[in-house]
RNA sequence: AUGAUCCCCGUGGGAGAGGCCGCAGUCUGAUUUUGACCAGCGGACGCCGAAGGAGCAACCACCCCGGAAACUCUCAGGCAACAGGACCGCGCGGAGAUG
Numbered sequence: 001a002u003g004a005u006c007c008c009c010g011u012g013g014g015a016g017a018g019g020c021c022g023c024a025g026u027c028u029g030a031u032u033u034u035g036a037c038c039a040g041c042g043g044a045c046g047c048c049g050a051a052g053g054a055g056c057a058a059c060c061a062c063c064c065c066g067g068a069a070a071c072u073c074u075c076a077g078g079c080a081a082c083a084g085g086a087c088c089g090c091g092c093g094g095a096g097a098u099g
Stems, first nucleotide, its partner, number of pairs: 005095003009091005018045001020043004025037003046079003052075001053073003059067002
């Protein structure tokens, strides 16, 4: 000096999957209970996978110990919005193979 690649932070994008029942709440009529809405709480089921976790594998490595997915399982998480979100792009900073 070049700079593959990796990490922190910031930022933009970012999928999938639900209804039912009961209680509460709001509005409305009635006069003590009808209808509608619902993002709260609970219940029994159903569903999703792209935080995390686990399993197998192509493959890699191999003295031993093993490593490994966007596949699979759903423990966790999620199924209005918000939030989260693998992954991708950009920016700052740091480490750094190679030349």
Molecule: Glycine riboswitch aptamer
Organism: Thalassospira australica